[in-house]
Context: one part of a larger RNA
RNA sequence: GAUGUUGAGAAACUAAAUCACUUUGGAUGUUGGCGAAAAGGCACUAAUCGACCCGUCUUGAAACACGGACCAAGGAGUCCAACAUAUAUGCGAGUAUGUGGGAGUAAAACCCAUAUGCGGAAUGAAAGUGAGAUAGAAUGCGACCUUUUUAAGGGCAGCAUCGACCGAUUUUUGAUAGCGUUGCUUGAAGAAAUUGAGUAAGAGCAUAUAUGCUGGGACCCGAAAGAUGGUGAACUAUGCCUGAAUAGGGUGAAGUCAGAGGAAACUCUGAUGGAAGCUCGUAGCGAUUCUGACGUGCAAAUCGAUCGCCAAAUUUGGGUAUAGGGGCGAAAGACUAAUCGAACCAUCUAGUAGCUGGUUCCUGCCGAAGUUUCCCUCAGGAUAGCAGAGACUAGACAAAGCAGUUUUAUGAGGUAAAGCGAAUGAUUAGAGGCCUUGGGGAUGUAACAUCCUUAACCUAUUCUCAAACUUUAAAUGCGUAAGAACCUAUAAUUACUUGAAUGAAUUAUGGGUAGAAUGCAUAGUCUCUAGUGGGCCAUUUUUGGUAAGCAGAACUGGCGAUGCGGGAUGAACCGAACGUUGAGUUAAGGUGCCAGAAUGCACGCUCAUUUAGACACCAUAAAAGGUGUUAGUUCAUCUAGACAGCAGGACGGUGGCCAUGGAAGUCGGAAUCCGCUAAGGAGUGUGUCACAACUCACCUGCCGAAUGAACUAGCCCUGAAAAUGGAUGGCGCUCAAGCGUGCUACCGAUACUCAACCGCCAAAAUUAGCAAGUUUUGGCGAGUAGGCAGGCGUGGGGGUUGUUGAGAAGCUUGGGUGUAAACUUGAGUGGAACGGCCUCUAGUGCAGAUCUUGGU
Numbered sequence: 001g002a003u004g005u006u007g008a009g010a011a012a013c014u015a016a017a018u019c020a021c022u023u024u025g026g027a028u029g030u031u032g033g034c035g036a037a038a039a040g041g042c043a044c045u046a047a048u049c050g051a052c053c054c055g056u057c058u059u060g061a062a063a064c065a066c067g068g069a070c071c072a073a074g075g076a077g078u079c080c081a082a083c084a085u086a087u088a089u090g091c092g093a094g095u096a097u098g099u100g101g102g103a104g105u106a107a108a109a110c111c112c113a114u115a116u117g118c119g120g121a122a123u124g125a126a127a128g129u130g131a132g133a134u135a136g137a138a139u140g141c142g143a144c145c146u147u148u149u150u151a152a153g154g155g156c157a158g159c160a161u162c163g164a165c166c167g168a169u170u171u172u173u174g175a176u177a178g179c180g181u182u183g184c185u186u187g188a189a190g191a192a193a194u195u196g197a198g199u200a201a202g203a204g205c206a207u208a209u210a211u212g213c214u215g216g217g218a219c220c221c222g223a224a225a226g227a228u229g230g231u232g233a234a235c236u237a238u239g240c241c242u243g244a245a246u247a248g249g250g251u252g253a254a255g256u257c258a259g260a261g262g263a264a265a266c267u268c269u270g271a272u273g274g275a276a277g278c279u280c281g282u283a284g285c286g287a288u289u290c291u292g293a294c295g296u297g298c299a300a301a302u303c304g305a306u307c308g309c310c311a312a313a314u315u316u317g318g319g320u321a322u323a324g325g326g327g328c329g330a331a332a333g334a335c336u337a338a339u340c341g342a343a344c345c346a347u348c349u350a351g352u353a354g355c356u357g358g359u360u361c362c363u364g365c366c367g368a369a370g371u372u373u374c375c376c377u378c379a380g381g382a383u384a385g386c387a388g389a390g391a392c393u394a395g396a397c398a399a400a401g402c403a404g405u406u407u408u409a410u411g412a413g414g415u416a417a418a419g420c421g422a423a424u425g426a427u428u429a430g431a432g433g434c435c436u437u438g439g440g441g442a443u444g445u446a447a448c449a450u451c452c453u454u455a456a457c458c459u460a461u462u463c464u465c466a467a468a469c470u471u472u473a474a475a476u477g478c479g480u481a482a483g484a485a486c487c488u489a490u491a492a493u494u495a496c497u498u499g500a501a502u503g504a505a506u507u508a509u510g511g512g513u514a515g516a517a518u519g520c521a522u523a524g525u526c527u528c529u530a531g532u533g534g535g536c537c538a539u540u541u542u543u544g545g546u547a548a549g550c551a552g553a554a555c556u557g558g559c560g561a562u563g564c565g566g567g568a569u570g571a572a573c574c575g576a577a578c579g580u581u582g583a584g585u586u587a588a589g590g591u592g593c594c595a596g597a598a599u600g601c602a603c604g605c606u607c608a609u610u611u612a613g614a615c616a617c618c619a620u621a622a623a624a625g626g627u628g629u630u631a632g633u634u635c636a637u638c639u640a641g642a643c644a645g646c647a648g649g650a651c652g653g654u655g656g657c658c659a660u661g662g663a664a665g666u667c668g669g670a671a672u673c674c675g676c677u678a679a680g681g682a683g684u685g686u687g688u689c690a691c692a693a694c695u696c697a698c699c700u701g702c703c704g705a706a707u708g709a710a711c712u713a714g715c716c717c718u719g720a721a722a723a724u725g726g727a728u729g730g731c732g733c734u735c736a737a738g739c740g741u742g743c744u745a746c747c748g749a750u751a752c753u754c755a756a757c758c759g760c761c762a763a764a765a766u767u768a769g770c771a772a773g774u775u776u777u778g779g780c781g782a783g784u785a786g787g788c789a790g791g792c793g794u795g796g797g798g799g800u801u802g803u804u805g806a807g808a809a810g811c812u813u814g815g816g817u818g819u820a821a822a823c824u825u826g827a828g829u830g831g832a833a834c835g836g837c838c839u840c841u842a843g844u845g846c847a848g849a850u851c852u853u854g855g856u
Base pairs, nucleotide, nucleotide: 053068054067055066056065069856070855071854072853073852074851077359079216080215081214083212084211085210086209087208088207089206090205091204094118095117096116098114099113100112101111102110122129123128136162138161139160140159141158144154145153146152147151164199165198166196167195168194169193170192171191172190173189177185178184179183219358220357222355226348227347228346229345230344231343237322238321239320240319241318242317243316244315245314248280249279250278251276255272256271257270258269259268260267261266284309285308286307289305290304292303293302324340326336327335361791362790363789364788365787366786371384373382374381375380385532386531387529388528389527390526391525392524393523394522401520402519403518405517406516407482408481409480410479411478417472418470419469424466425465426464429461431459432458433457436456437455438454439453440452441451442450443449484513486512487511488510489509490508491507492506493505494504496503535559536558537557538556540554541553543551544550564575565574566573579757580756581755582754583753584752585751589747590746591745592731593730594729598744600743601742602741603740604739605738613733624718625717626716628715629714630713631712632711633710634709635708636707637706645702646701647700648699649698651675652674653673657669658668681696685694686693758781759780760779761778762777763776764775765774766773792845794842795841796840797839798838799837800836801835802834803833810829811828812827813826814825815824816823817822
């Protein structure tokens, strides 16, 4: 000297806040005029897209599961008692209208007395006994208060840990007293242990409301049954009494007569006669068939034809008898008044139902279970779990606490795997060995003599296995710990312990640091209670089963309870979970057209005229084949000329040997050499009686470059047949719009991002107030059963305040407001009542119940 900071003072200026005033602008409210728009209102038309019918039981419903034609009115958790919990109010060691009395403005309010209930004392089976340490200044944590505020002191309620007191039980000690006096009884005061729904400076009682459990018809409707008392035999069943009715034929029993025969008994013939649960058949009674007609009929059993009986167990009138666990029955459980495996009527009775069906307005917040244990439990309950609501305790910016997580440390284990030249058990194969044993042999009179062989056996190996085998032994999972209730130093106490003030336990004082990671502003405690207690699916693991859209388990996630995009379609798969909107971006999946988005790019493969193929779950195809085509592997041949094609040669010993009637390469058997060659088999086929002839293997010429065999796996083909005509979703597609790869772009949800608004929750500020008001910020928004909260509407009572003949309610039809239940308003109609707010109250809200009644 510069810069920064701090303090003081002065001056000027600037900014902010507050206050006052002025000016200007805007909004709300009332009113007039003008006036457009929209996720605005109502109605209609056309097209496109989405879209299966509600209610219900159910794991699952559009269901070929049930209820439901339509409209109106009615129609289902109520009331009482007791109990539990919560809240509110009154009084409070009490409280309460039970009773009586007083007084009174006279059924009340008020005052007094008394009884009773609950509370104020418990415990014990009971007899009985019965809560004072100075009512525990006990210890730890504690809201809060105070002070000398890095700390110290006091410490409510409450929690935890120790004590104390009362009752009961057990053990023990045993004062005192008694007696039938040396053992019996009594059991004071102690000690220890166990135990109680106790005490420890009370908290209750009454009323009201809400919720829940129980008892009552108990949310409503619904049985099959059971009981008591009556009424019926006009139908029908049977008996008895008394009446009535039943053409015309047929057959022709006994008896009788006549004739004939016979010794007779008697027989035969012809008549007569008119019997019979006999026959045909009318009336009558019945009812077989057409399975006829009819089948909202003529009829809740009829009509037609056909059919059975038709002089008797016949048909029938009237009277009379038998009555409901009773009758009657030629017996069918038939009949007993259209009712019968127990009639009808009334009552108990609104019988009971763990079963079926139904159960009535709106919105907001949270949100399940089909599992445990027990039950004459398996269609149900209780119990725990899961869920909601209401309280309480602590908490505030980094501690405590907690955790479906990781790490570190430590602990338990016997699954997977592995092992079987380790134990147990199973199991294949050879090798070596010896005599320990058995069988068979050789030598031998024989031998526990020798030798061979075969089993067992032994030894070293080898092959293959185990839920109820194992030496070994994971991964994952599980338990515990990771500190203040801690560590450490010193001292003290003790009837324990030690040789020992040694140890152990306890106590006092001083010091120390706050003891892995990550996440959570919330963490913990209590009270009351609903629903549920049929589950199902998927990946993985897993048991039974030939298998199953089969049955049974485990972990996790889903569906149930859940919409949205994709899988054409779809409870569960893939993506992703939802307030009302706008814009953008993606997921799964897609991008020829249907249909938003590349008939994109690049490289391969594939032809399918009996049916090419075309995207997880998933909607089937196999073994086996193909000289269809593509890619590859291995082994061979090949310019010393392969393969294929054309052409030439394909000989001799020898007609080899055997066999044969014959066999010369070629019916058959055994064997299968040598020579000459470029090469030629004692022969690959045709052929002959046998030969011959031809051909092949093999060699050579021409030609000039690749060839052959076996196998692998891509696409394609065969394998591949079913009943209405049919499905890559359809059309269609072929260097694809198919199959296999790669690369970009684009489309695409209620997902993600941003913005606005609505609602809920929380925090902060404001504020007298942790007001339900206002402001700001942040997070969140699915939902069946179910819970809670806030509202809408209806009838009636009370209070208050209003509308109305200048037109109430109601009805009809338009407008407006509210998320909604609903409210409000205009016009018309109507012609006399009707609202708002506060409060009390309830026979208070309909789409369903084969609901009830009426109407169509």
Molecule: large-subunit ribosomal RNA, domain II
Organism: Furculomyces boomerangus